[in-house]
RNA sequence: GCUUCAUCCAGAGCAACGCGAGCGUCCUGGCGCAUUGACCGUUGCAGCAACCACACCGAGGUUUCCUCGAGGAUAUGGUGCUUCUGCCAGCCGUUUCCCAAAACAACAGGGCAGCGGAGCGAUGAGGA
Numbered sequence: 001g002c003u004u005c006a007u008c009c010a011g012a013g014c015a016a017c018g019c020g021a022g023c024g025u026c027c028u029g030g031c032g033c034a035u036u037g038a039c040c041g042u043u044g045c046a047g048c049a050a051c052c053a054c055a056c057c058g059a060g061g062u063u064u065c066c067u068c069g070a071g072g073a074u075a076u077g078g079u080g081c082u083u084c085u086g087c088c089a090g091c092c093g094u095u096u097c098c099c100a101a102a103a104c105a106a107c108a109g110g111g112c113a114g115c116g117g118a119g120c121g122a123u124g125a126g127g128a
Stems, first nucleotide, its partner, number of pairs: 002127007013045006022033003027090004046082003051078003054072001057069005086120001091117005097111003
């Protein structure tokens, strides 16, 4: 780098030193953060979560294993995370309303918003 599954509107951060102009994980338009030094790197202490492992407890099953649930971050380990919903949107579908529309109505078209999905991205576990 490829691929499978799961999660992503919750939660939790400060300090010191260094760098010096961008950053918010392709791009674009917005909106935020940023010389009162962001982002990034190192160090320190703190916290969040429950993905995997680890034993323990309960229930169930196809029972030397598997599934579900609770608890363990003060007294487990491996990761991850601690600005704004993955900051919002961009692609598809659908719905209310509005515009427009040939009298009205309807169809096609357009706009704001809601909902669902996809795609991309991130993290964890596995596979080749």